[in-house]
RNA sequence: GGCCUCGUGGCCCAAUGGCAAGGCGUUGGACUUCGAAUCCAAAGAUUGCGAGUUCGACCCUCGUCGGGGUCA
Numbered sequence: 001g002g003c004c005u006c007g008u009g010g011c012c013c014a015a016u017g018g019c020a021a022g023g024c025g026u027u028g029g030a031c032u033u034c035g036a037a038u039c040c041a042a043a044g045a046u047u048g049c050g051a052g053u054u055c056g057a058c059c060c061u062c063g064u065c066g067g068g069g070u071c072a
Base pairs, nucleotide, nucleotide: 001071002070003069004068005067006066007065010024011023012022018055026042027041028040029039030038048064049063050062051061052060
C1' cells in the first nucleotide's frame, strides 16, 4: 500500500430499508432484623465521524477515523 471484517446506552450483544430488542450493571420499590439472593418498575443510544441515495438508512453507496485479519 491492496483486500476482508468489526465499530450500536457504563460493559456485552441483536435488529429483511419502516417505532433500535435483550443480558449485565445503575437507580427506586417489594421481601429481610440488616444485607445477599429473588421479584417488580424506571432511567440510560441523535447506531465511530462526514456526505450521498431514498417518502423513509444501524442496514445501500462514497469518503474518513479506530480495532482485528490477510496478501505483498
A computed fold for a 72-nucleotide RNA from Ascocoryne sarcoides NRRL 50072, annotated as transfer RNA. The sequence is in RNAcentral, with records from GtRNAdb. Rfam family: tRNA. It is annotated as a transfer RNA. The coordinates come from a structure-prediction model, not an experiment, and the mean pLDDT is 84. The source organism's lineage runs through Eukaryota, saccharomyceta, leotiomyceta, Leotiomycetes and Ascocoryne sarcoides.